Overview: Small-subunit ribosomal RNA, 3' major domain from a metagenome, 475 nucleotides, folded computationally. The RNAcentral record of the full RNA draws on SILVA. The prediction has a mean pLDDT of 81.
Context: one part of a larger RNA
RNA sequence: UGACGGGGGCCCGCACAAGCGGUGGAGCAUGUGGUUUAAUUCGAUGCAACGCGAAGAACCUUACCUGGGCUUGAACUGAUACUGCUAUACUGUGAAAGCAGUUAUUCCUUCGGGACGGUAUUAGAGGUGCUGCAUGGCUGUCGUCAGCUCGUGUCGUGAGAUGUUGGGUUAAGUCCCGCAACGAGCGCAACCCUUACUCUUAGUUGCCAGCACAUAAUGGUGGGAACUCUAAGAUACUGCCCCGGUUAACGGGGAGGAAGGUGGGGAUGACGUCAAGUCCUCAUGGCCUUUAUGCCUAGGGCUACACACGUGCUACAAUGGGCUGUACAAAGGGUUGCCAACCUGUGAAGGUGAGCCAAUCCCAUAAAGCAGUUCGUAGUUCGGAUUGGAGUCUGCAACUCGACUCCAUGAAGCUGGAAUCGCUAGUAAUCGUGGAUCAGAACGCCACGGUGAAUACGUUCCCGGGCCUUGUACA
Repeated sequence: UGACGGGGGCCCGCACAAGCGGUGGAGCAUGUGGUUUAAUUCGAUGCAACGCGAAGAACCUUACCUGGGCUUGAACUGAUACUGCUAUACUGUGAAAGCAGUUAUUCCUUCGGGACGGUAUUAGAGGUGCUGCAUGGCUGUCGUCAGCUCGUGUCGUGAGAUGUUGGGUUAAGUCCCGCAACGAGCGCAACCCUUACUCUUAGUUGCCAGCACAUAAUGGUGGGAACUCUAAGAUACUGCCCCGGUUAACGGGGAGGAAGGUGGGGAUGACGUCAAGUCCUCAUGGCCUUUAUGCCUAGGGCUACACACGUGCUACAAUGGGCUGUACAAAGGGUUGCCAACCUGUGAAGGUGAGCCAAUCCCAUAAAGCAGUUCGUAGUUCGGAUUGGAGUCUGCAACUCGACUCCAUGAAGCUGGAAUCGCUAGUAAUCGUGGAUCAGAACGCCACGGUGAAUACGUUCCCGGGCCUUGUACA
């Protein structure tokens, strides 16, 4: 000087408390451990691994296993020699890769040759092989915590100190005052995006108040520029008033205002810590491999299943289930695409077929809600697992191993032990919608809106953190 303390003081944070809803019990989905296996590819392992890499394993992917093949190789850069094909079509064989064969024959040319290809040789290619404890890059974490430092000066023999401590204050090393310090940098804040208000400007594909036309009906049409909306601009700064405070910083209250003291949300992550994670994105040192640890290919596996754990979904019902009618979104996506209307089918879907490269057309009925009706506390008209049968779709191909539909079947489960998690407001809870990946395959992920709470006395305690101080046999 740090680190640590079941030392002290001050102060924060859904840290506790006050509340609301869960997890832990059930079934299923998914990841992991374990076990099994020819293989169940590899990595991630307290918080900070475990719906993680994987924004999507039937083949491919794919790295694993078992077979069948290749050896200058499937791709790439050269050199030398010989050669003319390549490519397309067909036949045989084969699981395919491939192997064997048949048919026809190139383009440019300065006629030297070149392009492209084959064969042979060679330098070398290749490696998701090892080392993340050799590395770059990227990332997590403490933590969006308020800290981390430097120049000059001063003090100290020196390590170092001071500044950065102190008195206030703040979300903040934020600001004010004081001070052997005076300044500065990286962080904080602001600048950026979004949301909340709209005087102005602009008016199509969006809008329709007033006027007119048409219709069973609809901005459908003429037209209009008000409103909504779209997208440029403006608005908030403790600016104003009162009180407190040191005349300060600032705090409390008030006015006006759509919004008030950082308005809400996001992006933004200092010096560093964990030899944290990644050599399977990529790059890269070293090592290893070179008829194989490389490459091609078929099938299998990654989907196994006495079990254990994590994360989710669906429930256990009446604030509910079923049936009928009826209302209101936002944000997205669409040409190898989205697919209206019509017809067929109980349905998944099929047929036919208009529009749209989209503020125009389509996906697309939002659902919870509201109104009516039924069920009457029952393992039930709750719950939907599992299984049987019949189908639809995607795709060379759904056996291992897809999703969905219909009929039948109708398991556990009656609110969950110890323990444990999230959340402070348009939040939790609950309800549906869209998107990426994607041929197909979400209960995951990312985004969107609808409905919409309870509670916070307070900081004694648990956890994590910041500042000052104290002790130390620790560095």